Predicted 3D model of a 350-nucleotide part of an RNA (small-subunit ribosomal RNA, central domain) from an uncultured prokaryote.
Context: one part of a larger RNA
RNA sequence: CUGGGCGUAAAGGGCGCGUAGGCGGAAAGAUCAGUCAGGGGUGAAAUCCCGGGGCUCAACCCCGGAACUGCCUUUGAUACUGGCAAUCUAGAGAGCGAGAGAGGUGAGUGGAAUUCCGAGUGUAGAGGUGAAAUUCGUAGAUAUUCGGAAGAAACACCAGAGGCGAAGGCGGCUUACUGGACUGAUACUGACGCUGAGGUACGAAAGCGUGGGGGAGCAAACAGGAUUAGAUACCCUGGUAGUCCACGCCGUAAACGAUGAAUGCCAGCUGUUGGGCAGUAUACUGUUCAGUGGCGCAGCUAACGCAUUAAGCAUUCCGCCUGGGGAGUACGGUCGCAAGACUAAAACUC
Repeated sequence: CUGGGCGUAAAGGGCGCGUAGGCGGAAAGAUCAGUCAGGGGUGAAAUCCCGGGGCUCAACCCCGGAACUGCCUUUGAUACUGGCAAUCUAGAGAGCGAGAGAGGUGAGUGGAAUUCCGAGUGUAGAGGUGAAAUUCGUAGAUAUUCGGAAGAAACACCAGAGGCGAAGGCGGCUUACUGGACUGAUACUGACGCUGAGGUACGAAAGCGUGGGGGAGCAAACAGGAUUAGAUACCCUGGUAGUCCACGCCGUAAACGAUGAAUGCCAGCUGUUGGGCAGUAUACUGUUCAGUGGCGCAGCUAACGCAUUAAGCAUUCCGCCUGGGGAGUACGGUCGCAAGACUAAAACUC
């Protein structure tokens, strides 16, 4: 260097954009750099290998051959690859039309509920539990009524194996700005593509910063009551950070489909979402494109299972794995306010 792998055994980067690099559609031309063939030169000797020979054998030595898989040069071949010049439209993109969507950001706004405050009625209990107690209540609670008042957070039904987004994620309503996908008919550009080491943007929750704001409910920590042999818990009563907003950090998750991205090919059946077309058709049926589910053949798989949304058959590019523990640790470095993150061993041991 080659050879094996990555759903669950070790192994897909959390996810996009994109630099270098790698790879790259159709038909013809010219070139001959790669490639292939022939010739020439060189590839010292020794060594290695093969055939002989000599020391009694062997090691060792001697002779001959082959080889030295390379480099240089020359003559050809031109299918493939490359560079060159011109062309094409099936990939990719742009313009035009229609519809769908919790896609994103800002602003405004609505009702239900919880809590608190006020007022009325009313009287001795209420809460809570397996049972209790802490707790609240004659300073009038709980309950009930109000046309009362405050504030914060979350949006019942619709709601769906439904939709959108690269992922994280996104759900009351209205509005402004804005991204993407899909579909239809096409006169445009003409390979402009795929992947992507570094790099860079985004990235749940928790956490951090601001002598920031806000604080209804919930609730780490904490306090008390129970339970218990004990109970630093599970249960109960309270309750602070936090949860919310603004700006800035952090950069991790079972960041999961535990399944990288892209392209082509390969039986069917049945739902569902958004478009198109046809049948007089908003409703029904058929068909087609794009998405999303359930089953199932071939094939694959150690099995489980996957199965046109592949884990099937192939190609390109990136990432990653190499027995368990030590250890995702130490040391060093980079980043961070910190918490820590990223990179990443060894001794030893089984």
Model confidence (mean pLDDT): 86 of 100.